[in-house]
């Protein structure tokens, strides 16, 4: 490093519009995807400062910031931590 199993947070289940799928006689309702607004979170990447380090005047750099992407019920990601193997 990798690969597997195990722990893994925040933060609208938010407004609208378009489609689908249930259901209705037909609406409503429920779920889904998509597009846009407003509002949020930092622990996938990024990217800034810069504590800090090292072979030192040149590099390398955080879990600190930003939020670009991500991401906001479950799922699914998920830095970092454990254990095992190569």
């Nucleotide at each position: 490093a990798u690969c597997a199993c195990g722990g893994g947070a925040g933060a609208g289940a938010u407004c609208g519009g378009g489609g689908g799928c249930u259901g209705u006689g037909a609406c409503a309702g429920g779920c889904c995807c998509u597009c846009g607004g407003c509002g949020c979170c930092g622990a996938a990447g990024g990217a800034g400062c810069a504590a800090c380090c090292g072979c030192c005047c040149c590099g390398g750099a955080a879990a600190c910031u930003c939020u670009c992407a991500g991401g906001c019920a479950c799922a699914c990601g998920g830095a970092c931590c454990g254990u095992g193997a190569u």